[in-house]
RNA sequence: CACGUGCUCUGGGGUCGGUGAAAUUCCGAGCCGGCGGUGACAGUCCGCGACCCGUGACUUCGCGAGAAGAGGCGGUUGACCCGGUGGAACUCCGGGACCGACGGUGAAAGUCCGGAUGGGAAGACGCACGUG
Numbered sequence: 001c002a003c004g005u006g007c008u009c010u011g012g013g014g015u016c017g018g019u020g021a022a023a024u025u026c027c028g029a030g031c032c033g034g035c036g037g038u039g040a041c042a043g044u045c046c047g048c049g050a051c052c053c054g055u056g057a058c059u060u061c062g063c064g065a066g067a068a069g070a071g072g073c074g075g076u077u078g079a080c081c082c083g084g085u086g087g088a089a090c091u092c093c094g095g096g097a098c099c100g101a102c103g104g105u106g107a108a109a110g111u112c113c114g115g116a117u118g119g120g121a122a123g124a125c126g127c128a129c130g131u132g
Base pairs, nucleotide, nucleotide: 001132002131003130004129005128006127007126008124009123015029016028017027018026030111031110032100033099034048035047036046037045043098044097052075053074054073055072058069059068060067061066080096081095082094083093084092102114103113104112
């Protein structure tokens, strides 16, 4: 230094006003943005994970029928332009836009409630051990 194992860490918006019988869901204003990459810093470029759907090794419970969890594999998965600076920027500066899963909820949700004190995540810092 590289690889492996274990441990640790690992997402935000704590809204306001209006209308209404009722809305943190509509209207107005605000607020928020995982991880890696990219000749210069990214919610919107490229890719990944999670979520969601399907399948399901295997594990646990049960007398049984079944129930719960679930590696791996497959699928789906939103959004940007202009100007400036510069060697180089859809990443910086200025301006104007746009996007945000699934279920629930006296009215329709990025922001409320829930799966989730989850996620053998993507990854990251540090420590320990092992191998080369």
Molecule: FMN riboswitch aptamer (RFN element)
Organism: Kribbella turkmenica